[in-house]
Context: one part of a larger RNA
RNA sequence: UGACGGGGACCCGCACAAGCAGUGGAGCGUGUGGUUUAAUUCGAUUCAAAGCGUAAAACCUCACCAGGGCUCGACAUGUAGCUGCAAGCGCACGGAAACGUGUGACCUUCGAGGGUGCUACAAAGCUGCUGCAUGGCUGUCUUCAGCUCGUUCCGUGAGGAGUACCCUUAAGUGGGUUAACGAGCGCAACCCCCACCUUUUGUUAAAUCUUCAAAAGGGACUGCUCUGAUUAAAUCAGAGAGGAAGGCGGGGAUGACGUCAAGUCAGCACGGUGCUUAUGUCCUGGGCAACACACACCCUACAAUGGCGAAAAACAGCGAGCCGCAACCCGGUAACGGGAAGCAAAUCUCGGAAAUUUCGCCUCAGUUCAGAUUGAGGGCUGAAACUCGCCCUCAUGAAGUCGGAAUUGCUAGUAAUGGCCAAUCAGCAGGUGGCCGUGAAUUCGUUCUCGGGUCUUGUACA
Numbered sequence: 001u002g003a004c005g006g007g008g009a010c011c012c013g014c015a016c017a018a019g020c021a022g023u024g025g026a027g028c029g030u031g032u033g034g035u036u037u038a039a040u041u042c043g044a045u046u047c048a049a050a051g052c053g054u055a056a057a058a059c060c061u062c063a064c065c066a067g068g069g070c071u072c073g074a075c076a077u078g079u080a081g082c083u084g085c086a087a088g089c090g091c092a093c094g095g096a097a098a099c100g101u102g103u104g105a106c107c108u109u110c111g112a113g114g115g116u117g118c119u120a121c122a123a124a125g126c127u128g129c130u131g132c133a134u135g136g137c138u139g140u141c142u143u144c145a146g147c148u149c150g151u152u153c154c155g156u157g158a159g160g161a162g163u164a165c166c167c168u169u170a171a172g173u174g175g176g177u178u179a180a181c182g183a184g185c186g187c188a189a190c191c192c193c194c195a196c197c198u199u200u201u202g203u204u205a206a207a208u209c210u211u212c213a214a215a216a217g218g219g220a221c222u223g224c225u226c227u228g229a230u231u232a233a234a235u236c237a238g239a240g241a242g243g244a245a246g247g248c249g250g251g252g253a254u255g256a257c258g259u260c261a262a263g264u265c266a267g268c269a270c271g272g273u274g275c276u277u278a279u280g281u282c283c284u285g286g287g288c289a290a291c292a293c294a295c296a297c298c299c300u301a302c303a304a305u306g307g308c309g310a311a312a313a314a315c316a317g318c319g320a321g322c323c324g325c326a327a328c329c330c331g332g333u334a335a336c337g338g339g340a341a342g343c344a345a346a347u348c349u350c351g352g353a354a355a356u357u358u359c360g361c362c363u364c365a366g367u368u369c370a371g372a373u374u375g376a377g378g379g380c381u382g383a384a385a386c387u388c389g390c391c392c393u394c395a396u397g398a399a400g401u402c403g404g405a406a407u408u409g410c411u412a413g414u415a416a417u418g419g420c421c422a423a424u425c426a427g428c429a430g431g432u433g434g435c436c437g438u439g440a441a442u443u444c445g446u447u448c449u450c451g452g453g454u455c456u457u458g459u460a461c462a
Stems, first nucleotide, its partner, number of pairs: 001462002003459003007456007015446002019410005026300002029297005034291002042053002064286007077122006085115001089104006125275002128273003134269002136264003139260001141258001146185006152161003164177004191252004196218007211346001221246001224240006302403001306362006313356001319350003324343002328339004369400001374395007416438007
């Protein structure tokens, strides 16, 4: 000087407390461990791994396993030699396919070039290893308020002061004091979205400068008034005016110096190293989906603030669409099928959101709760749903009556709850990213738990 302390002082954070809803018990889904397996590919492992890489494992993906093939190779470039010959396409045979064998038509000019094939080489290839050789990117402490520099001063020096003290702030934010005076990276602001207004422009529409969209501006600064606290100032608390908005207006992006030899050689790049008739590459099938069990995170419930039926009685927003979205009509109990208008979309479509409202039934029960599991019959995608997809109908009707120790999220349009959209995608969403609807309770306070900051103190630690 740091780090640490079951040392001290001060301060902060959904950290506790006060509340609301959960998790931990049940069934199922997904991930992980373990076990099993020919293989169950690999990575991630306290917070900061575990619906994570994976914004979609039937084939492909694919890296794993079994078997069958290829060896200048599935792919790129170059050199040398050979080949008038095809390559590709069609057909036939063998085959699980890859591939092999045979054959046919076709093109240009009769000479080379290009192309193709063959041989050989330089070289390709590797999701093989090392994240403890690395770049890049990322997580985390942490959006915490810190981390430093120049000159100067103090100290033999390591170092210190500056950065301390008092007040204040979300903030090393600002003010005062001061051997310091300044400065940098952070803070804040500048950027984006939302809330109000103005102007201009614009397609579209139900034709009203009305919603909307695009762009440019305005607007909020404790600016104004009052009271109180400190009064030196900064500032804070309260009330008010005006205002769409009031004291950081709400949200996002933005992440200092560094820490964890943190994560990633499997996104990519790259040093070294290993493989080179195989650790490369092609194909068929299997596996990643196994199942005594353990953990993590969801989903659905255990019901009456409910369930079911009916009435249709309402009301959104973000978005997507031509290999697409599909109105509407017909068939089917339905999933869906057959026709088919419109729309490259403010124009057409997805698309009639659901919770909600009204009426009726159920009357506290393992039930008209709950829906697992299983049987049968169908539908869709796709060469192909056995392993291993989703959906519909009928039947079946398991556990579960609110969950031990423990533990999570959340301070307002938040929690809780309701549905909708999108990416991925042929098909598949209980996941993820968004969107809107309904819409709470509580915060005395900082003693305690956890994490963090500043000062100080102790130390046999560095």